A computed fold for a 74-nucleotide RNA from a Planctomycetota bacterium, annotated as transfer RNA. The RNAcentral record of the sequence draws on ENA. The organism belongs to Planctomycetota, within Bacteria. Rfam family: tRNA. Clan: tRNA clan. From the family's description: Transfer RNA (tRNA) molecules are approximately 80 nucleotides in length. It is annotated as a transfer RNA. The coordinates come from a structure-prediction model, not an experiment, and the mean pLDDT is 81.

RNA sequence: GGCGGCGUAGCUCAGUUGGUUAGAGCGUGGGCUUCAUAAUCCCAAGGUCGUCGGUUCGAGUCCGACCGCCGCUA
Numbered sequence: 001g002g003c004g005g006c007g008u009a010g011c012u013c014a015g016u017u018g019g020u021u022a023g024a025g026c027g028u029g030g031g032c033u034u035c036a037u038a039a040u041c042c043c044a045a046g047g048u049c050g051u052c053g054g055u056u057c058g059a060g061u062c063c064g065a066c067c068g069c070c071g072c073u074a
Base pairs, nucleotide, nucleotide: 001073002072003071004070005069006068007067010026011025012024013023019057028044029043030042031041050066051065052064053063054062
């Protein structure tokens, strides 16, 4: 250099042929419980969905360019 994959919450990931509110588990904070701690249970916060642009009535999802990571290859 060429080809392919991935990028969504602090971490690991889901998101079904584009459609209504962007979710789960873990973690964090609060509560309940306990003599106390842990576990269980309840509640909450936390996201410009890598960036910019395009298509569309509508984009996490489709298209292009770039950025980052991983792999293959000359």